[in-house]
Molecule: transfer RNA
Organism: Candidatus Dojkabacteria bacterium
RNA sequence: UGCGGGAUCGUCUAAUGGUAGGACGGACGACUCUGGAUCGUCUAAUCGUGGUUCGAAUCCACGUCCCGCAA
Numbered sequence: 001u002g003c004g005g006g007a008u009c010g011u012c013u014a015a016u017g018g019u020a021g022g023a024c025g026g027a028c029g030a031c032u033c034u035g036g037a038u039c040g041u042c043u044a045a046u047c048g049u050g051g052u053u054c055g056a057a058u059c060c061a062c063g064u065c066c067c068g069c070a071a
Stems, first nucleotide, its partner, number of pairs: 001070007010024004018054001025043006047063005
């Protein structure tokens, strides 16, 4: 430098162009002699800027960062 892949709650991971969900973690509560076990509720996210569309995590362009391959 070229090509390909990737970026979603604190972490991991889903999501046919149509309500962004689950697990773990955290907070509160229930249960219990107690509890870190069990149960319930809550918490919290689409890498950035534009474009297409009635509607974008998803499609397109550019950029940032990470991984791989080639030279």